[in-house]
Molecule: small-subunit ribosomal RNA
Organism: uncultured bacterium
RNA sequence: AGAGUUUGAUCCUGGCUCAGGAUGAACGCUGUUGGAGUGCUUAACACAUGCAAGUCGAGCGAAGCGCCUGGAAGUUUUCGGACAGAAGGGCGACUGAGCGGCGGACGGGUGAGUAACGCGUGGGUAAUCUGCCUCAUACAGGGGAAUAACAGCUAGAAAUGGCUGCUAAUGCCGCAUAAGCGCACAGGACCGCAUGGUCUGGUGUGAAAAACUCCGGUGGUAUGAGAUGAACCCGCGUCUGAUUAGUUAGUUGGCAGGGUAACGGCCUACCAAGACGACGAUCAGUAGCCGGCCUGAGAGGGUGGACGGCCACAUUGGGACUGAGACACGGCCCAGACUCCUACGGGAGGCAGCAGUGGGGAAUAUUGCACAAUGGGGGAAACCCUGAUGCAGCAACGCCGCGUGAGUGAAGAAGUAUUUCGGUAUGUAAAGCUCUAUCAGCAGGGAAGAAAAUGACGGUACCUGAGUAAGAAGCCCCGGCUAACUACGUGCCAGCAGCCGCGGUAAUACGUAGGGGGCAAGCGUUAUCCGGAUUUACUGGGUGUAAAGGGAGCGUAGACGGCGAGGCAAGUCUGAUGUGAAAGCCUGGGGCUUAACCCCGGAACUGCAUUGGAAACUGCUUUGCUGGAGUGCCGGAGAGGUAAGCGGAAUUCCUAGUGUAGCGGUGAAAUGCGUAGAUAUUAGGAGGAACACCAGUGGCGAAGGCGGCUUACUGGACGGUAACUGACGUUGAGGCUCGAAAGCGUGGGGAGCAAACAGGAUUAGAUACCCUGGUAGUCCACGCGGUAAACGAUGAAUGCUAGGUGUUGGGGAGCAGAGCUCUUCGGUGCCGCCGCAAACGCAUUAAGCAUUCCACCUGGGGAGUACGCCGGCAACGGUGAAACUCAAAGGAAUUGACGGGGGCCCGCACAAGCGGAGGAACAUGUGGUUUAAUUCGAUGAUACGCGAGGAACCUUACCCGGGCUUAAAUUGCAAAUGAAUUAUGGGGAAACCCAUACGCCGCAAGGCAUUUGUGACGGUGCUGCAUGGUUGUCGUCAGCUCGUGCCGUGAGGUGUCGGCUUAAGUGCCAUAACGAGCGCAACCCCUAUUGUUAGUUGCUACGCAAGAGCACUCUAGCGAGACUGCCGUUGACAAAACGGAGGAAGGUGGGGACGACGUCAGAUCAUCAUGCCCCUUAUGUCCUGGGCUACACACGUACUACAAUGGCGGUAAACAGAGGGAAGCAAGACCGCGAGGUGGAGCAAACCCCUAAAAGCCGUCCCAGUUCGGAUUGCAGGCUGCAACCCGCCUGUAUGAAGUUGGAAUCGCUAGUAAUCGCGGAUCAGCAUGCCGCGGUGAAUACGUUCCCGGGCCUUGCACUCACCGCCCGUCA
Repeated sequence: AGAGUUUGAUCCUGGCUCAGGAUGAACGCUGUUGGAGUGCUUAACACAUGCAAGUCGAGCGAAGCGCCUGGAAGUUUUCGGACAGAAGGGCGACUGAGCGGCGGACGGGUGAGUAACGCGUGGGUAAUCUGCCUCAUACAGGGGAAUAACAGCUAGAAAUGGCUGCUAAUGCCGCAUAAGCGCACAGGACCGCAUGGUCUGGUGUGAAAAACUCCGGUGGUAUGAGAUGAACCCGCGUCUGAUUAGUUAGUUGGCAGGGUAACGGCCUACCAAGACGACGAUCAGUAGCCGGCCUGAGAGGGUGGACGGCCACAUUGGGACUGAGACACGGCCCAGACUCCUACGGGAGGCAGCAGUGGGGAAUAUUGCACAAUGGGGGAAACCCUGAUGCAGCAACGCCGCGUGAGUGAAGAAGUAUUUCGGUAUGUAAAGCUCUAUCAGCAGGGAAGAAAAUGACGGUACCUGAGUAAGAAGCCCCGGCUAACUACGUGCCAGCAGCCGCGGUAAUACGUAGGGGGCAAGCGUUAUCCGGAUUUACUGGGUGUAAAGGGAGCGUAGACGGCGAGGCAAGUCUGAUGUGAAAGCCUGGGGCUUAACCCCGGAACUGCAUUGGAAACUGCUUUGCUGGAGUGCCGGAGAGGUAAGCGGAAUUCCUAGUGUAGCGGUGAAAUGCGUAGAUAUUAGGAGGAACACCAGUGGCGAAGGCGGCUUACUGGACGGUAACUGACGUUGAGGCUCGAAAGCGUGGGGAGCAAACAGGAUUAGAUACCCUGGUAGUCCACGCGGUAAACGAUGAAUGCUAGGUGUUGGGGAGCAGAGCUCUUCGGUGCCGCCGCAAACGCAUUAAGCAUUCCACCUGGGGAGUACGCCGGCAACGGUGAAACUCAAAGGAAUUGACGGGGGCCCGCACAAGCGGAGGAACAUGUGGUUUAAUUCGAUGAUACGCGAGGAACCUUACCCGGGCUUAAAUUGCAAAUGAAUUAUGGGGAAACCCAUACGCCGCAAGGCAUUUGUGACGGUGCUGCAUGGUUGUCGUCAGCUCGUGCCGUGAGGUGUCGGCUUAAGUGCCAUAACGAGCGCAACCCCUAUUGUUAGUUGCUACGCAAGAGCACUCUAGCGAGACUGCCGUUGACAAAACGGAGGAAGGUGGGGACGACGUCAGAUCAUCAUGCCCCUUAUGUCCUGGGCUACACACGUACUACAAUGGCGGUAAACAGAGGGAAGCAAGACCGCGAGGUGGAGCAAACCCCUAAAAGCCGUCCCAGUUCGGAUUGCAGGCUGCAACCCGCCUGUAUGAAGUUGGAAUCGCUAGUAAUCGCGGAUCAGCAUGCCGCGGUGAAUACGUUCCCGGGCCUUGCACUCACCGCCCGUCA
C1' cells in the first nucleotide's frame, strides 16, 4: 500500500466482498508447564444455609463467676474448740442482657432509572454547613427530676407487650458565669461587582459544660481559624426522530410572608400577563457520564467490561425520624406484590455484600484459608470486629515466557504415494552412533514478604543432586483474491462457498489419501467494532448524458459583501499565571533469570479560565468617496400584457336557381350521403373559430408563453448623456405570486376538429393503426387545480481568460458617395485555441479559472409505493419510509453480428428462355412400422443411387442354435513330453468330438508339434463433446493479417478509408502512413494453331502384296504464338474502358488441379491411428441356418413412359472417342429363334480381341389406352457359382397394369453449354436404371437489377455479443 467482481473487450460511475487490528466472548477439534491478569454482557428474576458492623467495664447500675475479707444462722463438741461458711465489704486482664457514647451516611454491590447542571470542564457563594483531626483563646460553679435493667402481677400460640414498684450515669432539665458569639435599634470610617461587605464603638436581649484515671493523661463546653467533606448557582460541551410545531397556569415576573445550613415559586396569599420555541421548544425513542479503551497516517468513528472519579439505586411506591452528615443496602413507619410461620386472632422477611441454589441463556468460577500484610470501626490500651483486603481453588478466557531435544548419519533402507515403469517424492527424515537435561517427575536444602513478637500463602518461590530421549503437537488451508498439487472415488448426485463461483465421467474448487503451505498450546468458525471506504468527502466528493439544479419570479430571516481615513479590541496572533486528579499512552531509567507485569522520573494531556500586549485581516463605530446599484433627461426597436372595436379568405349550415346519377372514401373496399334530386355550380344569408403570404437557429417575455388590423391603458429591456443619491448590493430556508395541456365548478357559446361511443374495414383475434359518423372538450367570463422530456435534461450573481464568421437593436469615426470601411455597447447562432471532461463534448451565452448564496445526490429493485400529516369539490398533488430481495443496475466509447435503415457492387439470385422433378409404374436410398434379427453410421442448406466402386454363402459387424477358453491369429522365455501333427474310420448341419494306425527329424547346433507356467492377447464395445489424420460447408467469396510509425487514458483505430477501375484488397491517383505476409493472378496439366525433330504396330503421292518411303493423318519430345503489343476515341497526361486491324485464338481464349484467417464443439473412435473407461469360459473366437431383400404408409434421387420431332420393319463396308484384356479379351467357323453353346486363330496389345456405335436414311402405322406404354404374372430355357427357396442376371413365348404431360410448391442450365444419342471402365464368380469417364448431333434467351435468396464494401441505429433461431414483457400452470 491494495485486490476480486458489471463487459466480447475498454474507460468511468457505483455498490458488494476480501486481506489488518480488536473482544468480559461463545462454538468445533486439540491440549506439556509457569507467571501476572480476567471471569452472569441474559432475569434490577426468585432465593435455602452460613458469614459480611461492631466496639467501649477507663461513662452507669444490677446480675452471674472466681479470689480476698468478713463472720451470721445451724451442726457437733473432750466445751479448748471444730465443721459450716450466710449477709456485708473489697478485688478481677472473666461473662454478657440493659442504660449511655462513638460507629452502622465509610467500606462492598449494581446500572434499573436519568437526555438532566446528571456528567465533563472552567468559574462563583458578598447565599452556605462541616462530627472525628490541628492550632488559638476562654472555661467547667452548684442543684434537680426521671427511666431501662431488676422485682411482682398480667395479655398473647408467637412476635411483642401492659400495669405497679425500685435504681444509676459522660442519659435528661433548670440556675449561675460570658472573653467572645447570635439577634434588635440608631451611628462613624473604608471598600466592592448589583443585592452589599469589612472594621469600630453604644444600648437592650439570648445561650455552656461530665466526668474517668494506672495521676502520665484522656474526655467535656464556648468562640475563632485551618484542613477535610458536603450543599447550591452559572458559562460552554453532551444521542436519534419534524411522518413530534407549537408548549406552559405555580406557568413567567413582582410584592409580602413561611420554610431551609443557605439563594430561589421551594411553598402560600395578592398583583401583572408573561415565559420557552426553527440557533429545534414540547413530545417520542434510546442511554448512567467521564478519565480512558479499540481502531485510524491523521481528522474522525465505535465503545464505557476490569482499574479510578462522579451520579443514581437497594423487592415496588411513598414518608419522615435520629444525626455533623441519610430521607439511610444488612434502621423505622405506611401502602402494593411475593415468600414463610400461625392456635386464624396475628406476625416475620428482602444476597444489585461474599460464597452458594433454582431459573433464564450460546455463555461466566469455591457454600475455601487468614486477619500474617495494607486499610477501616470502636477502645487510653491490650484487644475485638472486618467475605474490605491478602491468598489459595476452578476455566487456554485473553496476554507473556519455556519446552516437546541437539550433533552426525545415503544402502538415499523399509513402508506409503505416484509413475512415461526408467524413476520420483516423503528424505537426513527414520534407524544407527555421540551428546545434553529446560519443563514435568524423584531426593535434599529452603527464603524475602516482619521496624521487638506475630506468615493464611507454604515446605511456596528459589538453589542443589541423581537419572531416562524419555512423559509432552495440534489445528486450518492448498481454483483466483492468497503462501501451498497430485492420485483415487463421485458424476449438477453427494456436497463446497467470504466474493467471483466449482460439481452434468479425465474436478489442483466435493470426499479420501500422499505431498505441500501457514500458525502453533493452540488453530479455525460465528458474532460485534474500527480500518481499507475519498462509500457522508472539516482534512477530502459531486449534480449536461452515470444518483443529483427547485417549473419560474418577488422577497423575509440568515449568509456573504466596493474604495479612503480615525477609534475600539469581540474574533485573530503572542507572552505569563492557574488548572487540566491518579492510573493509562509516549519517553529515560530501575525490579522480577527474560517478557507480560510492577516501580521511579520526565514529557504530553492539542482544553478552559485569568491577565499583559499587537492592530494587518474580519467585526463594531465615526467620517468621507464614486467605480457596484439606483434616479433624472434624450432616443429608437419589439407576436411583452390587458380591454374594446373592425376586417377578409376558408369550412359548415340555411334559402333559391341550373343540373343528373352518382358522390364520398381507401392499399383495396365498405359503412355513410343521394331520384323526397345529392356531389358539382351560381346568388343571397347565418354562425363560430383561427388569422395564409410576410416568417427568418428573426423579435419580446422571469418562466409558462406570445403572430390579422386599429385605438386606449400599461410592464420591462436597450442606446446616449453624466445632472442627482452615495454601497442603497448579491443570494435567499420558510412565505407570497405566476405557472402549457388535460381536468373540475357555475353561466354562456358551439362552425370546424375530436377522447368516449357507434358502424365499416384489416386481422388468427384487432377493445388499435385506416374509413364514415359523433358527445364531452376545444372558445368566452369568473373561480379551482399546480403538474409536464415545465429541457439548454446545464440554479442565480460578479470578475478574469486567443480568435473567426453570420444575424438583430442602438451609438461613434472616416470617405464626394447609393454605400463601404473601422470601432463600441446589448441580444441571438455557428466554428474554433488554452483549459476542463470517463468519453461524448463544452469552450467570453463555459461544462474553463475564482468568489458568494440557495437547492439537490449517496447501489439496483421494492417505490415516488404504504402509513401519517397538509392542500383540494373531486381527480389528485406535496411530504415520504420499511420489511424483503439482487451482485449488480448504470454512463460514454470500441469490435462484431443484426435491421421489414441508407448507398455501391456481384452470383443461373431474380428476370428472359430450354428441359425437368412433384401425378403413373418400376429401381434405389431414408423415415416409420414390423421382426428373433431386420447390424451400424450419415439427418436443413452441408443426410436420403450417402459410407457401399456392386449383402445368395463369404462379406457381416445383427439374430437363433452348436462349439473353444492363452484361445481363430502374431509371438518371446523356461520346463516337460513325443500321447501331437498327419492319415483312416465313425458321429454330427458344420465347427468339432471319438476311435485306430504310424509312433518325432537332424551328426550337432537346432528344428517340428503338443501341454504347462510366465510375460504379452482379442473387442466393428462407449466417448468424434478427450484426440490425430481425412473431409463437407460458407466459397474460388475477396478477403484475413503483421512489423515499424502515428492517433487514442484505453478497448481500439490508421494502414485496409476516399475518387476512378477490375473477375479480383486487380491496378492507378490521393492520403500519417511506409512496407510486408497468407489469399487473387501467374508458374502446372488437358485442349485450340503452327514450326522442328523422330517414325512402328501408325500413314500411303508407289494398281495389290512384299518391300520401300515419312509429304500427309497420327503419335510424342522440344519450340513459337496473345502481351491491351499496334491504331483510334473516352478518361485525370493515370489505371483502364470501348471500337478496329492483324491473327488459329483478343482482352483471365475454353477446361482442370489448386480452397487464405477462420466458422459450424459440422462428419467420421465402423478405413486407419489413439487417451480414458468397459468385457475377459465373453461385449473375444469358430461354425450351420436366418437376417441386412420384411411392408397399411411417407419422403428424396433416378430409369421408362404417356407417343407421329414417334413406334415398328428394312437399309449402308456411313461416321467416333476413350478405355479394358492372361484364373483374361476372344475373331473367323458350326449349332440354337434367342440367351447361349462347341471350338479355339490372334493378342501381355497404336499390331489381336471386346467393337455392333446410336441417333441418321427409306417404308409402314394415322391419334386409339393404339403397331403407344411396358409393369405384373404363367410356361419353357440359358449363364455364373459348392449352392440361385428365402434372394441373381439373361432369353423365348404368352399375359398386357397404371399412365393421355402431372395441384400447391420446386430444380438444373449462359455454348460446343442445355437437351438428346449411344460407347467404355472400376467394383465383380455372377449381379446397374447407380457412379466415374468418352465422344456424336446440337439449340433458345439474358431488357435489366425494382423484387426473392446468398455474398462483398462503406455508412447509420442498437438495451444484441451463445450475437435476431438474439434480447425481452405480461398472463396462466